[in-house]
This is a predicted structure of a 74-nucleotide RNA (transfer RNA) from Caulifigura sp. Its mean pLDDT, the model's own confidence on a scale to 100, is 80. NCBI's taxonomy places the organism under Bacteria, Planctomycetia, Planctomycetales, Planctomycetaceae, Caulifigura. Rfam family: tRNA. By type it is a transfer RNA. About the family: Transfer RNA (tRNA) molecules are approximately 80 nucleotides in length. RNAcentral holds the sequence, with entries from ENA and MGnify.
RNA sequence: GCUCCCGUAGCUCAGGAGGAUAGAGCAACGGUUUUCUAAACCGUCGGUCGGGGGUUCGAAUCCCUCCGGGAGUA
Repeated sequence: GCUCCCGUAGCUCAGGAGGAUAGAGCAACGGUUUUCUAAACCGUCGGUCGGGGGUUCGAAUCCCUCCGGGAGUA
């Protein structure tokens, strides 16, 4: 240089042949319980879906470009 894959919550990931409010587990915070801690249970918080542009009535999802990470290849 070329080809391919990945980027979604603090962390690990799902959702990807467009459709209405973007999710799970863990973590964090609050509560119940307990003499205390842990565990258990209940609840809460947390995202402009890597950036920008385009297509569309509608984009996390499709297209272009850039950035970052990884793999293969000469």